[in-house]
Context: one part of a larger RNA
RNA sequence: UUGGGCGUAAAGCGCGUGUAGGCGGUCCAACAAGUCUGGCGUGAAAGCCCUGAGCUCAACUUAGGAAGUGCGCUGGAAACUGUCGGACUUGAGUACCGGAGGGGAAGGUGGAAUUCUCGAGUGUAGAGGUGAAAUUCGUAGAUAUUCGGAAGAACAUCAGUGGCGAAGGCGGCCUUCUGGACGGAUACUGACGCUGAGACGCGAAAGCGUGGGGAGCAAACAGGAUUAGAUACCCUGGUAGUCCACGCUGUAAACGAUGGGUGCUAGACGUCGCGGGUAACCAACCCUGCGGUGUCGAAGCUAACGCGAUAAGCACCCCGCCUGGGGAUUACGGCCGCAAGGCUAAAACUC
Numbered sequence: 001u002u003g004g005g006c007g008u009a010a011a012g013c014g015c016g017u018g019u020a021g022g023c024g025g026u027c028c029a030a031c032a033a034g035u036c037u038g039g040c041g042u043g044a045a046a047g048c049c050c051u052g053a054g055c056u057c058a059a060c061u062u063a064g065g066a067a068g069u070g071c072g073c074u075g076g077a078a079a080c081u082g083u084c085g086g087a088c089u090u091g092a093g094u095a096c097c098g099g100a101g102g103g104g105a106a107g108g109u110g111g112a113a114u115u116c117u118c119g120a121g122u123g124u125a126g127a128g129g130u131g132a133a134a135u136u137c138g139u140a141g142a143u144a145u146u147c148g149g150a151a152g153a154a155c156a157u158c159a160g161u162g163g164c165g166a167a168g169g170c171g172g173c174c175u176u177c178u179g180g181a182c183g184g185a186u187a188c189u190g191a192c193g194c195u196g197a198g199a200c201g202c203g204a205a206a207g208c209g210u211g212g213g214g215a216g217c218a219a220a221c222a223g224g225a226u227u228a229g230a231u232a233c234c235c236u237g238g239u240a241g242u243c244c245a246c247g248c249u250g251u252a253a254a255c256g257a258u259g260g261g262u263g264c265u266a267g268a269c270g271u272c273g274c275g276g277g278u279a280a281c282c283a284a285c286c287c288u289g290c291g292g293u294g295u296c297g298a299a300g301c302u303a304a305c306g307c308g309a310u311a312a313g314c315a316c317c318c319c320g321c322c323u324g325g326g327g328a329u330u331a332c333g334g335c336c337g338c339a340a341g342g343c344u345a346a347a348a349c350u351c
Base pairs, nucleotide, nucleotide: 003323004322005321006320007305008304012319014202015201016200017199021195022194023193025088026087027086028085030083031082033081034080035077036076037075038074039073040072041071042070049065050064051063052062053061054060091192092189093188094187095186096184097183098182103178104177105176106175107174108173109172110155114151115150116149118148119147120146121145122144126137127136163170164169207248208247209246210245211244212243216242217241221237222236223235224234259318260317261316262315263314264313267296268295269294270293271292272291273290274289275288276287277286300307301306324351325350326349333344334343335342336341
């Protein structure tokens, strides 16, 4: 537990699909469950309230009345909600045409770079690294340079507060399969909608299991430095891991720290996609419509910072969440997990 709130003070589930439920467009007609109204019955006594009475008053006692917001039955009203029936097209959707996109999955393929106990040539004493050094590599020929070979991973420029995706996220090129959004002009369905407790699915990195792979990088680890010390920062190495397949984990400052939907409320300037007009060889400029993505800003909001048609403005609907700090992203229990651990979630005590 009324209420007031949730960008930064406590508080938006990481994201979606969707069950129950809640809420729901315009018009007509019916019904009368909700709703409104009349009547009847009931609503114990005591008490409370009103008017009296009895104790000298009062408390107290007592008589009568009123009230008893409720429930049941019954007559009526029909605006609103609901139910049933009919109709509609603006919400929602389908069909058609069109272009944009790192949206997803699988297969293939390319060049630069790096490395190599790989093959070969040139060549000689250094190279590397740093603030300076050293560990390290090198006369068994390194570094440098040229040709060839192998391997793995990532895709410079293009690249952009630019694009796509629900979020996580997505970037060389080609092919196949596949999701969504947007614009345009008609036709069709006829409220089919919004949200969404549970549930189910997706979900970076790290981590785990099995099997591969391993170039570079690099927790751990070793050494060299630095330092009073240096379990670090710097340097030389270096294993898990990073990569692939399948399975698990289910968490992040999973952030816009801002849940979703709908409508309404000044403008200005960019940019991306599509369309119309003007123009005209095309493009650009200019005017304009729709959908994204940004900067500034009126009103308004805000504790301020700031937000400001992509709202944190004005409203409605639905969900989630908060309720002083610590104890406590804890304990116990339950559920999940191979484990690591995750989800749910207190109290004593203390300020």

The prediction has a mean pLDDT of 88. The part of an RNA shown here (small-subunit ribosomal RNA, central domain) has 351 nucleotides and comes from an uncultured bacterium. The full RNA is in RNAcentral, with records from ENA and SILVA. It matches the Rfam family "Bacterial small subunit ribosomal RNA".